Background:
Purine riboswitch aptamer from Tumebacillus permanentifrigoris, 100 nucleotides, folded computationally. The coordinates come from a structure-prediction model, not an experiment, and the mean pLDDT is 80. It matches the Rfam family "Purine riboswitch aptamer". Rfam 15.1 lists 4,097 matches to the family in 1,411 species. Its family is annotated with purine nucleobase biosynthetic process in the Gene Ontology.
RNA sequence: UGUCGAAGUAGUAAGAUGUCUCGUAUAUUGUCGGGGAUAUGGCCCGGCAGUCUCUACCGGCUCCCGUAAAGUGCCGACUACGAGGUUCGACAUCGUGCAG
Numbered sequence: 001u002g003u004c005g006a007a008g009u010a011g012u013a014a015g016a017u018g019u020c021u022c023g024u025a026u027a028u029u030g031u032c033g034g035g036g037a038u039a040u041g042g043c044c045c046g047g048c049a050g051u052c053u054c055u056a057c058c059g060g061c062u063c064c065c066g067u068a069a070a071g072u073g074c075c076g077a078c079u080a081c082g083a084g085g086u087u088c089g090a091c092a093u094c095g096u097g098c099a100g
Stems, first nucleotide, its partner, number of pairs: 001099003004095003008091002015088002018086008026056001029049007041065002050057001058076004063071001
């Protein structure tokens, strides 16, 4: 001097990974085209719009639809950015510690 460990200090004064909470965005939404299923089903593919915004645009359950072509409601995320908590880290101290 570096490193490891220990028990501490401060709590933002320089940072960062993870995680949690909150806020903003978007309503996990709207619309168009093609195809598909049919009460043991309710999807698949693509386009556009939506965000001072990258990405995503679904899942489960429920109701409903008496066999048609169309779904309803509820609950649950991810992502982007910001804030905060926590953690790591930081700081100084200690050690027959380890390396130089």